Background:
This is a predicted structure of a 359-nucleotide RNA (Bacterial RNase P class A) from Trichlorobacter sp. NCBI's taxonomy places the organism under Bacteria, Pseudomonadati, Thermodesulfobacteriota, Desulfuromonadia, Trichlorobacter. Its Rfam family is "Bacterial RNase P class A". Gene Ontology terms of the family: ribonuclease P activity, tRNA processing and dimeric ribonuclease P complex. RNAcentral holds the sequence, with entries from ENA. Of the family's consensus pairs, 98% are formed in the model.
C1' cells in the first nucleotide's frame, strides 16, 4: 500500500409535553404496542381458500454435472469439470454434435458428403500453355483433413517408424457419485443446441378485489338461440368424467357491515450433530392490522457520523486528533403470510485472508 471473502448497523437511545390508532383493564382515566433491509419488482416457489374430476394422452412451459438441505423451488450448501486471476478467491443456461435439420458474416480457391487459386513434381510445347500428380510451404481467416522429428518420393501425404496430443472403449486403484489416475487397444471423425431438435424430470386452474357470514334494495324483468343424436364445465385440443339447463342482447338494484386479519413450516438464546446450506432437544419471547387508509410533532440529555481544530508523530507528503463550534446522511412506507432470487441505496463498523515494499 493494494486487494478478496463473510456479517453487522441504518440519525439511535431515554424522558417529558402534545396528537393519531389498535388492544387489555368497570374504564374517571391508566397500562402495553405500534412501518424495512429492502415493506420494493411481482420473477419463482408454497401455506391457505374456491373450481363437482384434479383421471389418460397431445400440445406448452420450466429444468437439465454429482451428492445433499428445505414444506417445496429455477433457490441454498458442499464437491467435480471448464474458464479468468501473481494470489487470496470468481464465472459458467455444465445431458446428447457418429438421429437429423439448419447457420458459421466479411476474407478466401475452398467453411463439412467439405478443398486447390499461388505454389511444388512430371510430361509435351506453336513457350502463349495443356495434360497428370500433390495437399508438405505460403496467403486469407476466428476456425483450413492433429503436432515435431526421421525414412521416404518425381515431389509429396501417418505412406512408414518414434515420441507426443486429443477422442473413444476394456481392466486396475481411490470415491456414494459427478470424476480422477494407471495399463492395453482402436480411430485421427470443425464449431454451434441461452439455434430448431433428441433424451431425462417436472408442472390441473384461479386468486385475499380468494372465500364465509350478516343486513338492505330491486323488476321472482324483457327479447332472442340450442337443449339429451344437444349445450355448458373441466387454461389450450382429444377421450373420459359431471351437470340438465345453458349462451347472447337490453334494463333495474346494491357498492354497506363482520370475518378471512395474524401463534407462525414464527423469533432469540444455549448445547448436541453435520465441513456447510441445516437438523434435533431445551428454555424463554408474542413484537403493526389500518380500510381513502393510524406509527407523528417539539424540547433536552447522551451516542453515532461529517467538517473545522490546539496538538503530537513524521524529511515531507501525510497519519492520529482533547475541548469546542457547525451540520446531519441515502433508497426508500405494511395492506392474507412465509421461503428465496433481484433492483435501489449517504454511511460506518467487525473478523479472516491474498500480494507488494520497507524494516
Nucleotide at each position: 500500500g493494494a486487494a478478496g471473502u463473510a456479517g453487522g448497523c441504518a440519525a439511535g437511545a431515554c424522558a417529558a409535553u402534545c396528537g393519531c390508532u389498535g388492544c387489555c383493564g368497570u374504564a374517571a382515566c391508566g397500562g402495553g404496542a405500534g412501518a424495512g433491509g429492502a415493506a420494493a419488482g411481482u420473477c419463482c416457489g408454497g401455506g391457505c381458500u374456491c373450481c363437482a374430476c384434479a383421471g389418460g394422452g397431445c400440445a406448452u412451459g420450466a429444468c437439465g454435472c454429482u451428492g445433499g438441505u428445505u414444506a417445496a423451488c429455477g433457490a441454498c450448501c458442499a464437491g467435480c469439470g471448464g474458464g479468468g486471476g501473481c494470489g487470496a478467491c470468481c464465472c459458467c443456461a455444465g445431458g446428447g454434435a457418429a438421429a437429423g435439420u439448419g447457420c458459421c458474416a466479411c476474407a478466401g480457391a475452398g467453411a463439412g458428403c467439405a478443398a486447390u487459386a499461388c505454389g511444388c513434381c512430371u510430361a509435351u510445347u506453336u513457350c502463349g500453355a495443356u495434360a497428370g500428380g500433390u495437399a508438405a510451404g505460403g496467403g486469407u481467416g476466428a476456425a483450413a483433413g492433429g503436432g515435431u522429428g526421421a525414412g521416404g518420393u518425381a515431389a509429396g501425404a501417418g505412406c512408414u517408424c518414434a515420441c507426443c496430443g486429443g477422442a473413444g472403449c476394456u481392466g486396475g486403484u481411490g470415491g456414494u457419485g459427478a470424476c480422477a489416475u494407471c495399463u492395453g487397444c482402436u480411430c485421427c471423425c470443425g464449431g454451434u443446441a441461452a439455434a430448431c431438435c433428441c433424451c431425462g424430470u417436472c408442472a390441473g386452474g384461479a386468486g385475499c378485489a380468494a372465500g364465509g357470514c350478516c343486513a338492505a334494495a330491486u323488476a321472482g324483468g324483457g327479447a332472442g338461440g340450442c337443449g339429451c343424436u344437444u349445450a355448458g364445465g373441466u387454461g389450450g385440443c382429444c377421450c373420459g368424467c359431471c351437470u340438465a339447463g345453458u349462451c347472447u342482447c337490453c334494463g333495474g338494484g346494491u357498492u354497506g357491515g363482520c370475518u378471512g386479519c395474524u401463534u407462525g413450516a414464527a423469533g432469540c438464546u444455549a448445547c448436541u450433530g453435520g465441513c456447510a446450506a441445516c437438523a434435533g432437544u431445551a428454555g424463554c419471547u408474542c413484537u403493526a392490522g389500518a380500510u381513502g387508509a393510524a406509527u407523528g410533532a417539539u424540547u433536552g440529555u447522551c451516542a453515532c457520523c461529517u467538517g473545522u481544530u490546539a496538538g503530537u508523530g513524521g524529511u515531507a507528503a501525510c497519519a492520529c486528533a482533547a475541548c469546542a463550534c457547525a451540520g446531519g446522511g441515502a433508497c426508500a412506507g405494511a395492506a392474507c403470510c412465509c421461503g428465496g432470487c433481484u433492483u435501489a441505496u449517504a454511511g460506518c463498523c467487525u473478523a479472516c485472508u491474498u500480494c507488494c515494499a520497507c524494516c